The RNA shown here (transfer RNA) has 71 nucleotides and comes from Leucocryptos marina. Rfam family: tRNA. Rfam classes the family as a transfer RNA. Its family is annotated with triplet codon-amino acid adaptor activity in the Gene Ontology. Its mean pLDDT, the model's own confidence on a scale to 100, is 85.
[in-house]
RNA sequence: GCUUAGGUAGCUCAGCGGUAGAGCAAAAGACUGAAAAUCUUUGGGUCAGCGGUUCAAAUCCGCUUCUAAGC
Numbered sequence: 001g002c003u004u005a006g007g008u009a010g011c012u013c014a015g016c017g018g019u020a021g022a023g024c025a026a027a028a029g030a031c032u033g034a035a036a037a038u039c040u041u042u043g044g045g046u047c048a049g050c051g052g053u054u055c056a057a058a059u060c061c062g063c064u065u066c067u068a069a070g071c
Base pairs, nucleotide, nucleotide: 001071002070003069004068005067006066007065010024011023012022013021018055026042027041028040029039030038048064049063050062051061052060
């Protein structure tokens, strides 16, 4: 330099055009003599960045950037 895959919550990852989600973690409550475990609830997101297409974009297209693999 070229090709391919990927960048989404603190972490690991779903979501492939129509209100952004799960598990773990965090906070509060229930339970306990007190904890742990368990149960319930809550908060947390410029979907890497910029532009384009579309009534509507995390999703499609272009450029840039970062990571991994191959050449």